[in-house]
The RNA shown here (small-subunit ribosomal RNA) has 1555 nucleotides and comes from Desulfohalobium retbaense DSM 5692. The source organism's lineage runs through Bacteria, Thermodesulfobacteriota, Desulfovibrionales, Desulfohalobium and Desulfohalobium retbaense. Model confidence (mean pLDDT): 83 of 100.
RNA sequence: AAACUGGAGAGUUUGAUUCUGGCUCAGAAUGAACGCUGGCGGCGUGCCUAACACAUGCAAGUCGAGCGAGAAAGUUUCCUUCGGGAGACGAGUACAGCGGCGCACGGGUGAGUAACGCGUGGAUAAUCUACCUCGAGGUAUGGGAUAACUCUGCGAAAGCGGGGCUAAUACCGUAUAGUCUGCACACAUAUCGUGUGUGGUAAAGAUGGCCUCUGAUAUAAGCUAUCGCCUUGGGAUGAGUCCGCGUCUCAUUAGCUUGUUGGUGGGGUAAAAGCUUACCAAGGCAACGAUGGGUAGCUGGUCUGAGAGGAUGAUCAGCCACACUGGGACUGGAACACGGCCCAGACUCCUACGGGAGGCAGCAGUGGGGAAUAUUGGGCAAUGGGCGCAAGCCUGACCCAGCAACGCCGCGUGUGGGAUGAAGGCUUUCGGGUCGUAAACCACUGUCAGGAGGGAAGAAAUGGGUGAUUCCCAAUACGGGUCACCCUUGACGGUACCUCCAGAGGAAGCACCGGCUAACUCCGUGCCAGCAGCCGCGGUAAUACGGAGGGUGCAAGCGUUAUUCGGAAUCACUGGGCGUAAAGCGCGCGUAGGCGGCAGGGCAAGUCAGGUGUGAAAGCCCACGGCUCAACCGUGGAACUGCACUUGAAACUGUCUUGCUAGAGUAUGGGAGAGGGUGGCAGAAUUCCCGGUGUAGGAGUGAAAUCCGUAGAUAUCGGGAGGAAUACCAGUGGCGAAGGCGGCCACCUGGACCAUAACUGACGCUGAGGUGCGAAAGCGUGGGGAGCAAACAGGAUUAGAUACCCUGGUAGUCCACGCCGUAAACGAUGGAUGCUAGGUGUUGGGGUCGUAGGACUUCAGUGCCGUAGUUAACGCGUUAAGCAUCCCGCCUGGGGAGUACGGUCGCAAGGCUGAAACUCAAAGAAAUUGACGGGGGCCCGCACAAGCGGUGGAGUAUGUGGUUUAAUUCGAUGCAACGCGAAGAACCUUACCCAGGCUUGACAUCCCGGGAGCCUCCAUGAAAUUGGAGGGUGCCCUUCGGGGAACCCGGUGACAGGUGCUGCAUGGCUGUCGUCAGCUCGUGCCGUGAGGUGUUGGGUUAAGUCCCGCAACGAGCGCAACCCCUAUCCUUAGUUGCCAGCAAGUGAUGUUGGGCACUCUAAGGAGACUGCCGAGGUGAACUCGGAGGAAGGUGGGGACGACGUCAAGUCAUCAUGGCCCUUACGCCUGGGGCUACACACGUACUACAAUGGUGGGCACAGAGGGUAGCAACAUCGCGAGGUAGAGCUAAUCUCAAAAAGCCCAUCUCAGUUCGGAUCGCAGUCUGCAACUCGACUGCGUGAAGUCGGAAUCGCUAGUAAUCGCGGAUCAGCAUGCCGCGGUGAAUACGUUCCCGGGCCUUGUACACACCGCCCGUCACACCACGAAAGCUGGCUCUACCCGAAGUCAGUGAGCUAACCCGUAUGGGAAGCAGCUGCCGACGGUAGGGCUGGUAAUUGGGGUGAAGUCGUAACAAGGUAGCCGUAGGGGAACCUGCGGCUGGAUCACCUCCUUU
Repeated sequence: AAACUGGAGAGUUUGAUUCUGGCUCAGAAUGAACGCUGGCGGCGUGCCUAACACAUGCAAGUCGAGCGAGAAAGUUUCCUUCGGGAGACGAGUACAGCGGCGCACGGGUGAGUAACGCGUGGAUAAUCUACCUCGAGGUAUGGGAUAACUCUGCGAAAGCGGGGCUAAUACCGUAUAGUCUGCACACAUAUCGUGUGUGGUAAAGAUGGCCUCUGAUAUAAGCUAUCGCCUUGGGAUGAGUCCGCGUCUCAUUAGCUUGUUGGUGGGGUAAAAGCUUACCAAGGCAACGAUGGGUAGCUGGUCUGAGAGGAUGAUCAGCCACACUGGGACUGGAACACGGCCCAGACUCCUACGGGAGGCAGCAGUGGGGAAUAUUGGGCAAUGGGCGCAAGCCUGACCCAGCAACGCCGCGUGUGGGAUGAAGGCUUUCGGGUCGUAAACCACUGUCAGGAGGGAAGAAAUGGGUGAUUCCCAAUACGGGUCACCCUUGACGGUACCUCCAGAGGAAGCACCGGCUAACUCCGUGCCAGCAGCCGCGGUAAUACGGAGGGUGCAAGCGUUAUUCGGAAUCACUGGGCGUAAAGCGCGCGUAGGCGGCAGGGCAAGUCAGGUGUGAAAGCCCACGGCUCAACCGUGGAACUGCACUUGAAACUGUCUUGCUAGAGUAUGGGAGAGGGUGGCAGAAUUCCCGGUGUAGGAGUGAAAUCCGUAGAUAUCGGGAGGAAUACCAGUGGCGAAGGCGGCCACCUGGACCAUAACUGACGCUGAGGUGCGAAAGCGUGGGGAGCAAACAGGAUUAGAUACCCUGGUAGUCCACGCCGUAAACGAUGGAUGCUAGGUGUUGGGGUCGUAGGACUUCAGUGCCGUAGUUAACGCGUUAAGCAUCCCGCCUGGGGAGUACGGUCGCAAGGCUGAAACUCAAAGAAAUUGACGGGGGCCCGCACAAGCGGUGGAGUAUGUGGUUUAAUUCGAUGCAACGCGAAGAACCUUACCCAGGCUUGACAUCCCGGGAGCCUCCAUGAAAUUGGAGGGUGCCCUUCGGGGAACCCGGUGACAGGUGCUGCAUGGCUGUCGUCAGCUCGUGCCGUGAGGUGUUGGGUUAAGUCCCGCAACGAGCGCAACCCCUAUCCUUAGUUGCCAGCAAGUGAUGUUGGGCACUCUAAGGAGACUGCCGAGGUGAACUCGGAGGAAGGUGGGGACGACGUCAAGUCAUCAUGGCCCUUACGCCUGGGGCUACACACGUACUACAAUGGUGGGCACAGAGGGUAGCAACAUCGCGAGGUAGAGCUAAUCUCAAAAAGCCCAUCUCAGUUCGGAUCGCAGUCUGCAACUCGACUGCGUGAAGUCGGAAUCGCUAGUAAUCGCGGAUCAGCAUGCCGCGGUGAAUACGUUCCCGGGCCUUGUACACACCGCCCGUCACACCACGAAAGCUGGCUCUACCCGAAGUCAGUGAGCUAACCCGUAUGGGAAGCAGCUGCCGACGGUAGGGCUGGUAAUUGGGGUGAAGUCGUAACAAGGUAGCCGUAGGGGAACCUGCGGCUGGAUCACCUCCUUU
């Protein structure tokens, strides 16, 4: 100097967020088990299951110094008839017996037990205690038996019996003693004590020594020592009993109890006591949980935890209980006794069938059970125990060893150097990287294991011997004590430890690597196989499966499983909640209980402080120490937070007492009110009845119909009946505890409020149980019944319509009495009290000022807004959900389920109470961003409307689907596929099919060999191909040998090739929303956060265009503009264009000269900007109108497409990862197919005709193309076209004729002079080739079609409509596509509706986002549960029967040694057997209770990728939803009545804020 030292989170609900809330993980631990692996040692630990059954051995004996008897083997001596006999030793030994002590300890187990069993603290004045110890006294004198033994009987055995002998520290009598004890009396006294009298009751000897005493024959007596024995008083130890407090769970166990509670008498015990018995009384326990059920040995401790706690009760220690199951006593100090007895039962064994024996939950061991737990070992050497004087014997207690990584601890498997970064593996972007200084190799070391040698401690004693000393004694005997020396004892074990030898030699695995959670790649697999603790991985590129390489973590272990605590503040004492997440009883009254105002005094129960006792040891903690360290162990301390006793304190709580008035109540005076009950009255309205008037309809709906009405309705007037409800007033107004209460009057009656401050003096608050009230519906009995209206009927609607709508209509609604007892019974907010800013309405009362349309103020209510604060947020906010106190109720993930069973209430319906199995990883709250709505507002768009023309009908063309086929290649599939990829399939294309061929290949690079290339011809064949012949020999360099480039042929392997797959692995490109006006960022600000703000608002715009405002200020991508074309003008330029003027020429023409004015061409400019004026508007943006102008408010058109969406489209344009094929999925060739054809759809063309057809004549474009081309002129042909070829590489030549139009003629309404399909014949052109399968021409033929159902498309001006022209592709082929110009309209009131879109807002259970989500029946499979005629167990209760052993009581005629009497036969006393009785285990009968198992059948529930029927809910979910109740229905559900907002929308009212 110490014992004080300690608290981490993560994953998972969502598109995202915050919260609530469950599930899961990381930690520690274990008597563990399992899988893989395994070198050594130390210390520990080891049937958790069948308290299941046990073979075998051992686990309790000992004493000869208590007693009587008493061998044998063997050795030896003697004798011998040689068969043997006798003696000695063995040996007073063994075995057995009487007797003593022990066997009640030690050891095992945890079945039972919820109990004074255990723990803790007390009591015993209500008790006992063998052995041990201290003190006192004694140990006298007699007697009779009995085992062993012997003889004998029975029995298979176990064993039992009879006759006879004998001993004792065995048994008994007598004596004596007293401090023991019974009774009586006296004194004292709660009980306990003291004294007197009377009675009862003791003993045992053994061994050694000696002769001091007595005695003397004595080894005897005697004495003495030791050990015993008896009596008694203490102590110690141990035990019994009693009490306070503590000690699991279920209330779906609420009442239990008759010896029960108490008393008296008797009995009983060591001891109090109903412990027991008779009688008397009627008590006792229980919501502070009795009784009953379930479970369980309790504790010190152990594990965990920061702690408080929670879980647990192996090993060690204390207590208890048990010993095959149940009962019982005996002996004993102690047992109702683990290795004792008796009885009953089950089981096992033996048996001669008559009868017997046994009890491992002692140590080993066996079987069995089980996931699972060891050797039939050594030793008493140590520690401890029993007996003994002792030696010693016994001891499966114990000490050791064996087995097991079962746990904890320690050690090792080597250390240092070593780069060429070896080989090899894996990977790769092919460069490399990594295993990796790792290895090899070099130099060392020597732990452990191995071999050899040495070698402890644990041993102290006891005993013996010798010596010394002391005590007893007469004693130098003996004996006891002490000391010294010597001798004697080790299972473990030749172990620990030490030394030497040899040599890196013998010694590393397991799990994991998606996140949590440290650690990553390749291959295989392909929602398979599999993984998984949670979330979740796997459907062809898996860091998640399996393997490999690498890595990470632990390490002789590592993982898994199981269990406990922790994390979990997830039962919250420390330390939670209840408006909407789970959670406030529907509301009062009130019992127990809990809590309670101000002041004084007393007490000291709680409380606080000091002291004392206890809180066992071990363990935890601290210090020191011992094993080399540690684990482990030792010593000392601290602690044990507790309990009890005691001494104090008096603030607080409590209690007693005295006061007070602020809480509470009373009194007096007031006013307000749909508060309650009863009776009466009133008017309006509905319906019905009667009568009058009156005539054809009425009623009802989205529209209708059922229905009423000519038998007179509806309408209207008059009269009457009856029931129910009370318009206006009326109001987030009033009253009531809540439910609830509404015409007027009267009576009865409850409560609150205000004022006054007279009275009482804490009388208060809350309230488990209890009790009362309690909407609607419903039930019972009796009335009543106008209207309304479940059920029901009919009519509609609908796919259906058991509904919504309509016409009717019964219970019911109403009254009386009695039940029911539930609602979204809600403010989803329990009651009470106090405190904490305000503002503004309103209801009732009062006060001050003093009379106004009042102002100010106060109490009590009732609304709204709001500060602080609070809340997850929404919100709440003096009427709290704020800050506090008190009391009650309730919650603990979702579903199953408010269900089942049980109980209870009810007439029933049903209410209250209220689970589990199983199943999921969520269920949920609030808020956010979107999306959506058969929500709302605002605004756009050929969106509708207004128009014009079409499609849908016909024929044809073309594409698609389908079908077909050898193939009909592939892709595109709502808008946004379908005249799309295809800007052009006869071959080719071509990817498809059939057939024939090739295999380094049709194509690329590299290598080797040969050869110029090339050209021509023949054969073969369908061609590809193959074979052959002939001609021919280039270029560059050269040292003349040759080499090189390009090309060809042959060969080898690397490789080529693939329109094979994956557009869901990709790039690129594209479509679409959409040319819609949006999409974002920085900083700031707001919010816990997702996020918001900016971007919303007021205006305005085509526009997030601009202006104003504003916690925002700025910025970016989009819009617009910048670009192109076009509309006007100018400048420049002038051929191929143009031609006004001049000239020439022609039949005619810019044909020619010339010119560049115009047109035009193509380059540059100008112009338009709301610039100007006016009006409106905010002195704005802007809008409207006007002027000027070619053009006016983005002039018209184009290009241009934000952030993103659709896993949109494309691997077949191209590119590309991965996979696949490699004499084929590659390549070549011929033919076929892509062109098929019952049919369906899309897109077009042509039409149906007179605004037209036909014939003739005449006129006017633009933009393009052209040398493998366009082609004029001329000519032939009816024509397509042929021949021919000028010109043109194009403002020059050409295609090229523009057509509609205009003029003339004709047709005259018809299947036509419309229409042109189809078919026949004859041709032309292209092409190697028009059969499948081209286009065109001529002649002939002349189909459907007479304007098109439902539906649907385009278009807002040079647009629609209509007319022709050109181009790309292309040998040829267009009704398609892309362009061009000509002619050239109609309409838009407007935004209600359809569609799409933008902004704001609202609801949401959607987020794959409404093509969303989601409910119930039915069908199928599986799972657990409930009910159930019964069947079958367990526990238990009541009554009765039976009644073993045994105690007790009685009896005891049979039997009996001790003592007494005795006449000696006997009698008595005392006992025994037997018998009887009470109790009594097992067993039985009858009837219950509780609780399991099982069961035909049945009921709902749960779960399960793609089943059926509907559509209930979420949006106003298309009838708002939901709650209670009742009826109905395949189902979700529907309807009635009452309630709620947790309903959208519009309007109104009220209130608030601002002006």